Source information:
The part of an RNA shown here (large-subunit ribosomal RNA, half A) has 1687 nucleotides and comes from Fodinibius roseus. Its mean pLDDT, the model's own confidence on a scale to 100, is 81.
[in-house]
Context: one part of a larger RNA
RNA sequence: GGCGUAUGGUGGAUGCCUUGGCACAGGCAGGCGAGGAAGGACGUGUAAAGCUGCGAAAAGCUGCGGGGAGCUGCACAAGAGCUCAGAUCCGCAGGUAUCCGAAUGGGGCAACCCAUCCCGGCUUCGGCCGGGAUACUCCCUUAGGGGAGGGCCAACGGAGGGAACUGAAACAUCUAAGUACCUCCAGGAACAGAGAACAAGUCAGUGAUUCCCCAAGUAGCGGCGAGCGAACGGGGAGAAGCCCAAACCCGGCUGCUACGGCGGCCGGGGGUAGCAGGGCUCCCGGAAACCAACCCAAGCGAAGACGAAGCGGACUGGAAAGCCGCCCCACAGAAGGUGACAGGCCUGUAGACGUAAGCGAGGAGCGGUGGGGAGAUCCCCUGAGUAGGACGGGACCGGAGAAAUCCUGUCCGAAUCAGCCGGCACCAUCCGGCAAGGCUAAAUACUGCCUGUGACCGAUAGUGAACAAGUACCGUGAGGGAAAGGUGAAAAGAACGCCGAGAAGGCGAGUGAAAUAGUACCUGAAACCAUACGCUUACAAGCGGUCGGAGUGGUUGUGGUCUUCGGAUCAUGGCUAUGACGGCGUGCCUUUUGCAUAAUGAGCCUACGAGUUGCGCCUGUCGUGCAAGGUUAAUCUCCUCAGGAGAGCAGCCGAAGCGAAAGCGAGUCCGAACAGGGCGGCAGUACGGCGGGGCAGACGCGAAACCGAGUGAGCUAUCUAUGACCAGGGCGAAGCGGCGGUAAGACGCCGUGGAGGCCCGCACCGCCUGGCGUUGAAAAGCCAUCGGAUGAGUUGUGGAUAGGGGUGAAAGGCCAAUCAAACUCGGAAAUAGCUCGUUCUCCUCGAAAUAUAUUUAGGUAUAGCAUCUGGCGACCCGCGUCGGAGGUAGAGCACUGAUUAGACUAGGGGGCUUCACCGCCUACCAAAUCUAGCCAAACUCCGAAUGCCGGCGCGAUCGGCCAGGUAGUCAGCGUGGGGGCGAUAACGUCCUCCCGCAAGAGGGAAACAACCCAGACCACCAGCUAAGGCCCCCAAAUCCAAACUAAGUUGAACAAAGAAAGUUGGGUUGCCCAGACAACUAGGAGGUUGGCUUAGAAGCAGCCAUUCCUUGAAAGAGUGCGUAAUAGCUCACUAGUCGAGCGGCCCGGCGUCGAUAAUUAGCGGGCAUAAGUUUGGUGCCGAAGCUGUGGAUUGUUGCCGGAAGGCAGCAGUGGUAGAGGAGCAUUCCAGUGGCGCAGAAGCCCGGCUGUGAGGCCGCGUGGAGCCGCUGGAAGCGAAACUGUAGGCAUGAGUAACGAUAAGAAGAGUGAAAAACUCUUCCACCGAAAAUCUAAGGGUUCCUGAUCAACGCUAAUCGGAUCAGGGUUAGUCGAGACCUAAGGUGUAGCCGAGAGGCGAAGCCGAUGGAAAACCGGUUAAAUAUUCCGGUACCACCGUCUCAGCGAUAAACGAAGGCGCAACGCAGAAGUGACACUACCGCCUGCUGACGAAAGCAGGUUGAAGGAGGUAGGCCGGGCGGCAGGCAAAUCCGCCGCCCACACAGGCUGAGCUCCGACAGUACGGGGAGCCUGCGGGCAAACCGAUAGUGUAGGUAAUCUGGCUGCCAAGAAACCCGUCGUCGUUUGUUGGGAGGUGCUCGUACCAUAAACCGACACAGGUAGAUGAGGAGAGGAUCCUCAGGUGCUC
Repeated sequence: GGCGUAUGGUGGAUGCCUUGGCACAGGCAGGCGAGGAAGGACGUGUAAAGCUGCGAAAAGCUGCGGGGAGCUGCACAAGAGCUCAGAUCCGCAGGUAUCCGAAUGGGGCAACCCAUCCCGGCUUCGGCCGGGAUACUCCCUUAGGGGAGGGCCAACGGAGGGAACUGAAACAUCUAAGUACCUCCAGGAACAGAGAACAAGUCAGUGAUUCCCCAAGUAGCGGCGAGCGAACGGGGAGAAGCCCAAACCCGGCUGCUACGGCGGCCGGGGGUAGCAGGGCUCCCGGAAACCAACCCAAGCGAAGACGAAGCGGACUGGAAAGCCGCCCCACAGAAGGUGACAGGCCUGUAGACGUAAGCGAGGAGCGGUGGGGAGAUCCCCUGAGUAGGACGGGACCGGAGAAAUCCUGUCCGAAUCAGCCGGCACCAUCCGGCAAGGCUAAAUACUGCCUGUGACCGAUAGUGAACAAGUACCGUGAGGGAAAGGUGAAAAGAACGCCGAGAAGGCGAGUGAAAUAGUACCUGAAACCAUACGCUUACAAGCGGUCGGAGUGGUUGUGGUCUUCGGAUCAUGGCUAUGACGGCGUGCCUUUUGCAUAAUGAGCCUACGAGUUGCGCCUGUCGUGCAAGGUUAAUCUCCUCAGGAGAGCAGCCGAAGCGAAAGCGAGUCCGAACAGGGCGGCAGUACGGCGGGGCAGACGCGAAACCGAGUGAGCUAUCUAUGACCAGGGCGAAGCGGCGGUAAGACGCCGUGGAGGCCCGCACCGCCUGGCGUUGAAAAGCCAUCGGAUGAGUUGUGGAUAGGGGUGAAAGGCCAAUCAAACUCGGAAAUAGCUCGUUCUCCUCGAAAUAUAUUUAGGUAUAGCAUCUGGCGACCCGCGUCGGAGGUAGAGCACUGAUUAGACUAGGGGGCUUCACCGCCUACCAAAUCUAGCCAAACUCCGAAUGCCGGCGCGAUCGGCCAGGUAGUCAGCGUGGGGGCGAUAACGUCCUCCCGCAAGAGGGAAACAACCCAGACCACCAGCUAAGGCCCCCAAAUCCAAACUAAGUUGAACAAAGAAAGUUGGGUUGCCCAGACAACUAGGAGGUUGGCUUAGAAGCAGCCAUUCCUUGAAAGAGUGCGUAAUAGCUCACUAGUCGAGCGGCCCGGCGUCGAUAAUUAGCGGGCAUAAGUUUGGUGCCGAAGCUGUGGAUUGUUGCCGGAAGGCAGCAGUGGUAGAGGAGCAUUCCAGUGGCGCAGAAGCCCGGCUGUGAGGCCGCGUGGAGCCGCUGGAAGCGAAACUGUAGGCAUGAGUAACGAUAAGAAGAGUGAAAAACUCUUCCACCGAAAAUCUAAGGGUUCCUGAUCAACGCUAAUCGGAUCAGGGUUAGUCGAGACCUAAGGUGUAGCCGAGAGGCGAAGCCGAUGGAAAACCGGUUAAAUAUUCCGGUACCACCGUCUCAGCGAUAAACGAAGGCGCAACGCAGAAGUGACACUACCGCCUGCUGACGAAAGCAGGUUGAAGGAGGUAGGCCGGGCGGCAGGCAAAUCCGCCGCCCACACAGGCUGAGCUCCGACAGUACGGGGAGCCUGCGGGCAAACCGAUAGUGUAGGUAAUCUGGCUGCCAAGAAACCCGUCGUCGUUUGUUGGGAGGUGCUCGUACCAUAAACCGACACAGGUAGAUGAGGAGAGGAUCCUCAGGUGCUC
């Protein structure tokens, strides 16, 4: 380490529970609001953070009613109280009700700021407080005023606008759909509604609207595609009808008039119809009928209240409601609670009771409306830019169609009862009706609310939400959006003790039935993590199992022995743990021709997670009912009321078909037909279950996208208004001046000057390159380098532009870490011919990967192949035999072609010849013919085998066919045979035939889907075989006989051509005892160096040659080596020795070489007269094959049985997609039967059992529910979806601990100190890493306490936790002042609506605008705010002084003019502080010696008042006028006169004096603290000194100045002045006196407090910013000050 067992931890499944949900039914109500809503903000408690309640009268106040003992909400403690004089509590009616919100006095960044008028109170007379009123629009009005509206609200309604995805397998008409959505408006319902309607073959008929069931998926519409889809009529629910306008009459007001009259408006009467009616004239009549408005009664109705009946047990138990015993009630046995299960304990229940407000059918009364008839050929009235038409659209079932009907944008445009409209173009006849005015309940739709119910859920479920949930949290915003229930009967919630730094945690004790029920609490599974014990593991390789199994441990039975009687031990069994060693053996799923695959998916566990539901749609099957019939739908009635029963035949299906139809009819149609053929002539229907289809999201999850309505410019792009910023240095344009120069110029030089998208370079902005970083310090940075840096520059604040839109110096860039169309929500479950996933068992059968078609090829349809049901019944198949058709293999050359040689010979070529015609030759080409030979898928004179068709026979019962239900399959692959393509390549591709894999296990081939053998129902420690094997691994022969091989051939590939005295067998042919072959010895000579050639060529460079001759046993004018050439050595040839075979060629067997690949070796290893190869033989092994024995099951046959079933025979039982059958389990319901505190479910183990899903039993745990049977209904079964949620692993005690500016020592505190505190050193920043301040944040500030968590470590510390405290203003900032961009917006303009613009006005700072300084102080925290001192501003108007004023003055309102008031760059001066230096002065320190000094600190001082300098700017007066929207004495313009300067006026730093008795160094003092006892630190308080020196120096100031330039550089208030209008009689200056409101103010602010998820190396506007060196704010070092960056 592994397995097992036990005990724990972790975790929170399971079971049980339910306060919360869900669905439906019924009901109430159907609104609230200017009398201030909905919804909020802020408050409110003894203390109070959240929820609830309430509102300054604040968990509440008053009255009435109920109720009757306790109460002060959730919320259990403490404190303080209330209550029988009736509290708390419940109901009804009132009171109060801050601020915001329609929000309404004005404004505004909601919950804030600022007002005016009237009344009242107080008043220091300034003002403050309280009450009321003050918005806009519309209507009415007696003009004083009064009323209404606005906003909110779940669905339902009407209307104005109006998509897209999608479907059509693409897409445009069409569809989706008048849907989603936006907008307006309304009601409790809305809308509609009382015929210019339907209907109609004839006669007729119906009688408003709405809704339900039918009609009907019909008639129709429709790229006649997808789809869309009525009406009439019938059955029901509910029923209800009316009023005006006009004619005519009366009255009032009024206009015109030609005075004759003609009108208009208002009111009253009258009148309302279509077989026309009414007016008008005449007549009759006093009654019938109707009513929707008002009043009234029964009754209903809030809180509430009455309400039957049980006890005992010395049974169990913690507890009785259980059990036992004996009773009782019931119009009550619904339900909940009570310590387990209660009719009789409690609350209740059935039943009966009760009233306030309010509701209230019907009826009476009151009131209102309201009659009938006649007359006429006459008169009057009866809805006009209407009906209708044309064009363009829209609505209807109707898509422009033959298109009626309805609506209308534009243009035309009637009739008037002798009239008009409609009846699906149009016309006629006929019928129905009377438009162009209006009202109208009920039946219908919906549910925010209440109640009830449930074969609904039970904490991953059910709402998102059982709990502080629309909360926490995320986002700028619209918007998104969680997790989280359970102690116990009762807190009896653990007194006390101990360990510990300890209110941490634990151990005891105690409570309790139980504490392994201890608040991290019921049960407490699994993953995961431990501990103890048993076995096992350190020479041994892997799907982790299975089979066998040694050894060891435990337990138990039997028997024996021993025994101290506990037990020990031996033998033999059972069970159990482990498992040395051995045999065999490559997970699961998915997808595939094919996966161990190195193809997909899963870290593990638990829970959840996918073929469902609806439809008076279709089809099949089963069941039930009835049957030539069957059946109801809506609806209604009754009852025991979500149910049942009955009524209801409207309708539907069927009973007759055929035909285009007329039509005929068991037939009919075509046809001349009586022919022939087509279709038809067979019981259905209703409901229910199941299979399948259609329409719906339709098995689940999944897009990229499209459209609608909104939200975003705090990021970024551009623009806009208003502000800010840019150290320092350099170059030196124009202009100007001087000199030179020229006729004058031009021009040159010097100076001055200070231009510039100029130069160098910080801040600032950017980002060229490299490195680092890449689970970062950082979702874009750091380091180094680099570009711009007075400009098209950078930047702050406020604002504008918005999604097919913006913006864009243009990159498709940017528009909130998102951009070739943002984000959010919705249409919406878009669609997905695509991928993935799809959950229990057993039994029977069992495919396909093909054809045809396809915008089709990975999809689909039909056929083929599977299955199930019914029917037919041998129709199927095999073999034999007989008969038949055929043109393949082969073969052939007779045809068609191709083709070699020869012969023969037309024709042609070439040559020769000739004057020419003839002619001749030809190893040239060659037709035809002949001989011989040969080829063919598209040749055939021929022609099989097999296959195919048919007859008969035999075998077998395997099948076959027909009809119907349901499928799956349309990617195939391999070997072998026949072919095409390819290269007679491919594990290639395409056909064809068989087999196999697929979907097939077993044996063999080492391993190996397909090859060989062989088809697995289960069991067996039985037998026989197949392929293949038999030496060992490894079962069986080291078997027999005979050969071969020597290469490790065999044994990767039978590897090739080719090569070879490998070896072996055979054949054939030579030589050989007259001596072969080999070896050895010897010879191998002469002419001659043959000739030629050559420098030479002598056998041997080359050429020539009858290559000759001689000697000899034999010897070439020479076979090789060799030389310059010779020489030399050899060979051929010969003799001798030796003594028997020796060669050549050919054909076989086995071998050798040829022979080269990437990870060792590749026969599986080993293996050699075999264990290789060949031949023959005998035996054996060998599989899930066959047999045997036992068992299960299917089909069929037979027998038995009523059936269920049993027995026997025969044949089966591999299986993916798939079809069919039979079952198991889960949750709930009904009936029935049971179990349970003496212990249910769940959980953990064990045993038994069934083919299986499963079932049963036992121990333990657990502590209250559960189950059997028979049926029913489903959210009904999990291993996989990169599934969802939670938990836990692994990586791993690994990486990291966030700037490399740096720490060290001592002391203190403490349980503990690297980090806290103090001290002493050291180090770092110092144009910051210091200080102030805006934004933003929102208590982080200070003090005390604490250390769980937070802090990347520890922590005594902290920006952490708890508690307490802290922010003081006339002068600082904002408001009570102003305006810019922009916003808003009265009037006005525009637009379907929503809404968009918009003079004036208002709002709106980033700008304009009155006023304060110095010092001090609190134990800590605020100070231009408090205190001290010294100032200033505005306003008031009692007092006082002085002045002005009726020829006017003041105030108010709006106005004119002036002022306010403005750019950029540059330069020169002035100049206080700071700072530096020097000279003095004061104080302190050091000082053994020496020297006579050194060192350190201080030597300061504001606003304001008085003086008005340097500098800057400016002429004065008079007259006229048409401009300044009216006026003007003002401004402007014009003219004239005077003056021109050290003048005068305006402005104005500095400086001087006062302020100045303050305060600093220092001295005294010594509370108190610490101590190492030496001393150190030290507050209050007191005292007090010294320059108003010199020099350098410059930002501010002067300066809103000056100079230059072109790009020409806000507005308004206040103030001054001018007149106009209105009101009043006062007003100016000085002094004294008085008043001065609201908000902000802590703290951080280059950062640990802001923006970046963080205590994050990033980002963040403005101001101050010292010294040395330096041009400098660069850079280096340092002040003040701050830090050492939390391991």